[in-house]
Context: one part of a larger RNA
RNA sequence: CCAGCUGGUGGAUCGCUCGGCUUGAGAGCUGAAGAAGGACGUGCCAAGCUGCGAAAAGCCUGUGGGACCCGCACGGAGGGAAAGAACACAGGAUUUCCGAAUGGGAAUCCCCACCGCAAUUGCUUCGCGCAAUGGGGAACGCCGAGAACUGAAACAUCUCAGUACCGGCAGGAAAAGAAGACGUAAUGUGAUGUCGUUAGUAAUGGCGAAUAAACGCGAUACAGUCCAAACCGAAGCCUUCGGGCAAUGUGGUGUUCGGACUGACGAUCACUUCCCGACCAUCGACACGAAGUCUCUUGGAACAGAGCACGAGACAGGGUGACAGUCCCGUACUGUCGAUUAGUAAGGAACGAGUCAGCUCCAGAGUAGCGGGGAUUGGAAAUUCCUCGUGAAUGUCCCAGGCAUCGACUGGGAAGACUAAACACUCCUCAAGACCGAUAGCGAACAAGUAGCGUGAGCGAACGCUGAAAAGCACCCCAAGAAGGGAGGUGCAAUAGGGCGUGAAAUCAGUUGGCGAUAGAGCGACGGGGCACGAAAGGUCCUGACAGAAACGACCGUAGCGCGAGCUACCAGUAGAAGCGUCAGGAAGCCGGUGUUCCGUCGUACGUUUUGAAAAACGAACCAGGGAGUGUGUCUGAUUGGCGAGUCUAACCUGAUUAUCGGGGAAGGCGAAGGGAAACCGACAUGGCCGCAGCCGUUAGGUGAGGGCCGCCGUGUUCAAGCGCGGGGAGUCAAUCGGACACGACCCGAAACCGGAUGAUCUAGGCGUGGGCAGGGUGAAGCGUGCCGAAAGGCACGUGGAGGCCCGAUAGCGUUGGUGUCCUACAAUACCCUCGCGUGACCUACGUCUAGGGGUGAAAGGCCCAUCGAAUCCGGAAACAGCUGGUUCCGACCGAAACAUGUCGAAGCAUGACCUCUGCCGAGGUAGUUCGUGGGGUAGAGCGACGGAUUGGGGGACCGCACUCCGAGAGGAGUGCGCCCCCCUGUCCAACUCCGAACCUACGAACGCCGUUCGACGCAGGGAGUCCGGUGCGCGGGGUAAGCCUGUGUACCGUGAGGGAGACAACCCAGAGCUGGGUUAAGGUCCCCAAGUGUGGACUAAGUGCGAUCGAAGGUGGUCCCGAGCCCUAGACAGCCGGGAGGUGAGCUUAGAAGCAGCUACCCUCUAAGAAAAGCGUAACAGCUUACCGGCCGAGGUUCGGGGCGCCCAAAAUGAUCGGGGCUCAAGUCCACCACCGAGACCUAGCCGUGCCUGUUAGAAGGCAAUCGCGUAGGUCGGCGUUCUGUUCGGGUGGAAGCACGGCUGAGAAGUCGUGUGGACCGUUCAGUAACGAUAAUCCUGGUCAUAGUAGCAGCGUUAGUCGGGUGAGAACCUCGACGACCGAACGAGUAAGGGUUCCUCAGCAAUGCUGAUCAGCUGAGGGUUAGCCGGUCCUAAGUCGUACCGUAGAUCGAAUGCGACAACAGGGAAACAGGUUAAUAUUCCUGUGCCAGUGUGCACUCAAAGCCGACGCUUUGGGGCCGCCUGAGCUGGGCUUUCGCCCAGUCGAACUGUCAAAGUUCGUGGAAGCCGUAAUGGCAGGAAGCGAGCGAACGGCAGGAUAGCGUAAGUCAGGUCAACCUAGAGCCCGUGAAAAGGCAAGCACACUGUCCGUACCGAGAUCCGACACAGGUACUCGUGGCGGCGAAAGCCAAGGUCU
Repeated sequence: CCAGCUGGUGGAUCGCUCGGCUUGAGAGCUGAAGAAGGACGUGCCAAGCUGCGAAAAGCCUGUGGGACCCGCACGGAGGGAAAGAACACAGGAUUUCCGAAUGGGAAUCCCCACCGCAAUUGCUUCGCGCAAUGGGGAACGCCGAGAACUGAAACAUCUCAGUACCGGCAGGAAAAGAAGACGUAAUGUGAUGUCGUUAGUAAUGGCGAAUAAACGCGAUACAGUCCAAACCGAAGCCUUCGGGCAAUGUGGUGUUCGGACUGACGAUCACUUCCCGACCAUCGACACGAAGUCUCUUGGAACAGAGCACGAGACAGGGUGACAGUCCCGUACUGUCGAUUAGUAAGGAACGAGUCAGCUCCAGAGUAGCGGGGAUUGGAAAUUCCUCGUGAAUGUCCCAGGCAUCGACUGGGAAGACUAAACACUCCUCAAGACCGAUAGCGAACAAGUAGCGUGAGCGAACGCUGAAAAGCACCCCAAGAAGGGAGGUGCAAUAGGGCGUGAAAUCAGUUGGCGAUAGAGCGACGGGGCACGAAAGGUCCUGACAGAAACGACCGUAGCGCGAGCUACCAGUAGAAGCGUCAGGAAGCCGGUGUUCCGUCGUACGUUUUGAAAAACGAACCAGGGAGUGUGUCUGAUUGGCGAGUCUAACCUGAUUAUCGGGGAAGGCGAAGGGAAACCGACAUGGCCGCAGCCGUUAGGUGAGGGCCGCCGUGUUCAAGCGCGGGGAGUCAAUCGGACACGACCCGAAACCGGAUGAUCUAGGCGUGGGCAGGGUGAAGCGUGCCGAAAGGCACGUGGAGGCCCGAUAGCGUUGGUGUCCUACAAUACCCUCGCGUGACCUACGUCUAGGGGUGAAAGGCCCAUCGAAUCCGGAAACAGCUGGUUCCGACCGAAACAUGUCGAAGCAUGACCUCUGCCGAGGUAGUUCGUGGGGUAGAGCGACGGAUUGGGGGACCGCACUCCGAGAGGAGUGCGCCCCCCUGUCCAACUCCGAACCUACGAACGCCGUUCGACGCAGGGAGUCCGGUGCGCGGGGUAAGCCUGUGUACCGUGAGGGAGACAACCCAGAGCUGGGUUAAGGUCCCCAAGUGUGGACUAAGUGCGAUCGAAGGUGGUCCCGAGCCCUAGACAGCCGGGAGGUGAGCUUAGAAGCAGCUACCCUCUAAGAAAAGCGUAACAGCUUACCGGCCGAGGUUCGGGGCGCCCAAAAUGAUCGGGGCUCAAGUCCACCACCGAGACCUAGCCGUGCCUGUUAGAAGGCAAUCGCGUAGGUCGGCGUUCUGUUCGGGUGGAAGCACGGCUGAGAAGUCGUGUGGACCGUUCAGUAACGAUAAUCCUGGUCAUAGUAGCAGCGUUAGUCGGGUGAGAACCUCGACGACCGAACGAGUAAGGGUUCCUCAGCAAUGCUGAUCAGCUGAGGGUUAGCCGGUCCUAAGUCGUACCGUAGAUCGAAUGCGACAACAGGGAAACAGGUUAAUAUUCCUGUGCCAGUGUGCACUCAAAGCCGACGCUUUGGGGCCGCCUGAGCUGGGCUUUCGCCCAGUCGAACUGUCAAAGUUCGUGGAAGCCGUAAUGGCAGGAAGCGAGCGAACGGCAGGAUAGCGUAAGUCAGGUCAACCUAGAGCCCGUGAAAAGGCAAGCACACUGUCCGUACCGAGAUCCGACACAGGUACUCGUGGCGGCGAAAGCCAAGGUCU
């Protein structure tokens, strides 16, 4: 590592079902006499469900019932019952509060008021006196209002659809309904509804998509009536008995068959009303109800097996310790009662019906009809309705008869009303099921609309099973133990021990087997070996011999051939050769098999999307369970069956053994006739010929269903001719299957659209009522004084205190930068520093308003509950999706397309091509090769053959231009260029061709092949898929090019395996049914690696190369080969030795120029040869070489051209490489050759399938296939398995299903056998049925693992603990002490909101607590909240509700107004303080002392209807002033200290009552001409100052309260500064700063009354909002504790609180 075993985990499977689902039948309202529904209670113990209601799991009565009972719920305790309980049915009583909710309000609580039908109606005796309505109900019904997605492949009319949703209303049904009907036109029907049909028809319709009747017929069920009027005229009706209605007509008559009226006839029947009132049937409840608990066996148990009986008008079903006719309950038959039918049928009574004739009268008006506009409808000119307008007639009249008008005919009489039954639905009851069986079936078999989530509307789970019986483990042991374990007992079983039947898989632990540290991985397949196992279900295996024996096929030897490797002939098609058979011997863990491992060969998963996937394209961690082509209608085709010129019934009726089935039912459909737009007309029951199969036959032929070719006929067109369609009978119904269309339509998947609701607890803005802003600075106006000025006015200094002023770490609000920290956070927006505002357009609390195409918005598309370029929730809804993904068992036959055309088409469709299947026909067909006759203009070639392009040279001529020269000029000459021509030379063309193949093609012929038993070719029909293609090669177009884009032909991949090419879709070989044996192909033969270190030659020296991939221009005395020219024994080439001279320093030039600066010339001589010099060199010479000549040497040399193999050119990113090793007369390259290897190809043996033949009743069997066997999309065919039903035959407690492991069979899907587990059901055959088959959908649900004891050392939520003692089984964190530390404009204290018991005590520690815990905001039990004076209660605010009225189709909607009510625990407001007390409450209890309101009594007093208070902004200033603090002193206590002395703490005392008085103001007095006065402004003869008096403030002073209390004690005084509180001014405003209740005015004393609700605790770095014991958020008060300082700043420290 793999596997098994033993266990764990887990909860699949199987079995079960008190639950669902569906269908059928039944039944069908309720409520003011208070419903439905809920809240709260109710039990001895009681959390939930159920029941019930203060009479509370119940009370009373009756009937049944008959022994037990006190619900689910089996416990403890205690009761009831033969005086009849429980239980069932019926009747009655009780029935809290909310709810229509109804006296008013409101918070399911209470208050007010004083006994109420609130509101709306009717009646009324006018009294809410009598009545009615209201609300609820699953769907169904009627009326009103009315979408969108969607479809139309877009979209607007249209469609979806009058659907969804909404509003109103009714009932058990509703609605409709007795013709101004129908209109198959007539000798017709005769209310309505519904069902079948008519019919997907008429009709409508961008005449698109689609929509869509009716009459009639067949059924069901049946039912008809009453008014108004004419005429009469009080003859009447109702009543609660009081009365009311009625001449504007009660009543009679009368109602379409017309009636009235007049006349005649006639007799009890129609209608109406009243009385009585069913049978049958159906349904329900109940009663009665037969026959074994016989024997034996197994077993825990018999209901099993064996044997013997019995019942059956009962063998439906269920229970009982396994499967029960005879054990129990039941069941059949029979019977009783009730309900429905139904107050119906029948019966009775009252009333009165009817017929004939006739004059006159009556018979429904803003109606019928018409016009404009609109909605609706199939309704078209011809549906119905609305609106605006117009507007009749009167029975001699009117309406209708799908356009109008006229005439006739036919049918009917509108404009008034009622009406049962037949039909819709299912909250409810019952029954049934080829429905589901716990991831299924309702969301819910269980505490289910529960737990939980959300502000809310709303969303919304999971969880079934011990056993026959609890017999649910006594006692003992371990242990801190109510944990857990051991031992033991019960039981058939405890691996049935409490989430307990079975107990799978993933997965974990232990153990066993195999293997393992020489070695790298699609994990395997195939073959072989080792080890281990081996009870059953399998029985083979090894060795040898013999027989027969396919393809293939030898060695050796002999002879011959070849340079050689080697080959050929004979031996010999011999030996051999797979498998099979027989015999002999052997093997028994022995063979197969299982597990594992090693060796050999091969090999990059699966699904999908793709031209192409191992892919670095997508999906999946693993396992189990779930998970996707279904149903209806219509059409179409096939198959099978029935009948057949016919065929089938539908609704419905009926029978029965009752949803199945039998009989009836032809309404109607399809077919039997077509043609035509229509009017309309209307066909071969056969004339001729051919001919397949078949039949006959003398093998020539005859006949010949079906079939074919003619002819003829019908009809339309039409002058005619012709043409189109049709004609010599096959359909129809059912079942199954294929397909199309409509529907969700194979499944999952949007963003969106529309409707109705829910949200302003977040946030935006408004409104109402409240609250807040340390401190400092600046110094506006105004005013004063001084100065200046004629004045207006100005200036200076003060005073003053304005400001969307300034500073500000005050609080508070905000959020600039660090782009810091954090970023699985403390936090779904936090932390730190920094920064902005901070008297204002400021911040903030509570209350309240605005709502989704809407709000709000100092505007960012911001915000509107973590959601905003249109919120959230539910619904339309399974929206639509040409787009992505997924789509489940096996096999057999055939087998594509990635193209064309069209397309708002390009990711899609349709048609065609291509594939498949079926049928018909009946004889030819033709992909190959060759030939013949035609067609063609490419490749190539050519251009002195056209068109066009085009190099160089030469020549010529006209013209043009430029330049030069000559000329006075005209002009001339010359040169160059352009143009033109000729000659020579060099080149081209897809759109050039004088030419011109290969090749392709049409027709014909021959051969070949296919075809008539495999039926070709052709025809018809059903079903598809496909319309992203790719690569090589050939030929194109575009492009610099591309593994580029785009064509075309072909092959291949796609859809193709195998061998080769290292690996490698399309390159080479080759088309794979299975298993063997052989031979070859491509390609190879040194080793890896099968086969040659093969043969004869050559080249390469570069590791070139050994690559199918080949690296260029250019260069190369690398080397080999070939060709040509020249030189060469008269001596070449190279080398060495020697010569290389003279005229002359040639001339010129030059400073010089001497061979060698330059120019000119380049002669001559001696020679074997030697330049008036090819180089070097010098200033110039000189000098050194060379050319040239001779000698030595002795044979080839040299030049040019071409070819082979090499070399240079030659640079890439972690280490290289030809596949590797390695290779050099090769293992490289070239030529030629000989052997061998090598595939699934080819050959061959056996087998399988398919097709065909023979054969058979059907088979079996035999035979044929060289010309059958790959396959994606796809078509066709045959099987396996699962659920349930019927049927046949079986199994099972002597052990079913399931599960686990193992054996065998089949090509496979699968089947079967054995053992164990398990403990009650399960299968087979033949038919049927379907929620029927899963490795995949980022699938759904559940469970589980690996990663991994790895990475690593994150986090334990800003702060500090340490030591000692205690408790305890156990202590870092529980407690005590000491020391230390933190906060201190808080981390202290008191409250609101919110929470809801968290408060306190005791007992605990499984969970919660980021560790531990003896602790706790945790668990369990018990306890705890006390009010006349604190708040509610009362009042009104913004605002809200109700009602009246109105609007609206309507409402749960809405504006104004009136009336009424509600709305503030921060507004207004009658009244309490101090001390004490509890474990937990206190302004509430207690003690003491007070106060208020009301009532009563007593006394006193007097008006009084006006007024005032309540009652209010911002800024700023003065005065009074308590507490606190500070200062100084006294006193008391404490601490330190040797002393001095210092330090700390305290030194108290309320409400209430009485009293005191400031400012201000009033009066009196006074009398200022400039005074008085302030912080400031100011004031004054309209009376200042001053003086006096009255009124007049504090939570203030003093006294009482108080010889109360408190304190161990002391329990005094003075001063300063002064929140609160009181009082008085000033300034500002385009801002002027609530209302009501109530109070004052209005005395005293006493007595009584003062109900109800809240009151615990937290109020936050743990009780609130943030999912958390969360560094966030959250309103108000204490604001004067000290030092410090401007300060509420920083820092430090008190009180107090902390150091989870």
The part of an RNA shown here (large-subunit ribosomal RNA, half A) has 1700 nucleotides and comes from Natronobacterium gregoryi SP2. NCBI's taxonomy places the organism under Archaea, Halobacteriales, Natrialbaceae, Natronobacterium, Natronobacterium gregoryi. Its Rfam family is "Archaeal large subunit ribosomal RNA". Rfam links the family to the GO terms structural constituent of ribosome and ribosome. Model confidence (mean pLDDT): 83 of 100.